Predicted 3D model of a 76-nucleotide RNA (transfer RNA) from a Nanobdellota archaeon. The prediction has a mean pLDDT of 81. The RNAcentral record of the sequence draws on ENA.
RNA sequence: GCCUUAGUAGCUCAGUCCUGGUUAGAGCGCGACAUUGGUAAUGUCGAGGUCCUGGGUUCGAAUCCCAGCUGAGGCU
Numbered sequence: 001g002c003c004u005u006a007g008u009a010g011c012u013c014a015g016u017c018c019u020g021g022u023u024a025g026a027g028c029g030c031g032a033c034a035u036u037g038g039u040a041a042u043g044u045c046g047a048g049g050u051c052c053u054g055g056g057u058u059c060g061a062a063u064c065c066c067a068g069c070u071g072a073g074g075c076u
Stems, first nucleotide, its partner, number of pairs: 001075007010028004021059001030046005052068005
């Protein structure tokens, strides 16, 4: 230098193509409450997101296109 792949909540990830369209989700963690003699466990509820960045296409983009950044792997 080139190719492939990944980037979504504090962490681990799904969703992304065929097929763009309801308020962006799960588990763990965190907070409150219930339960208990008190913890743990369990249950209910809640908070937490510029969907890596910028631009483009479109009525509409986490999703399609382009460029860039970072990580991983490969080729030379």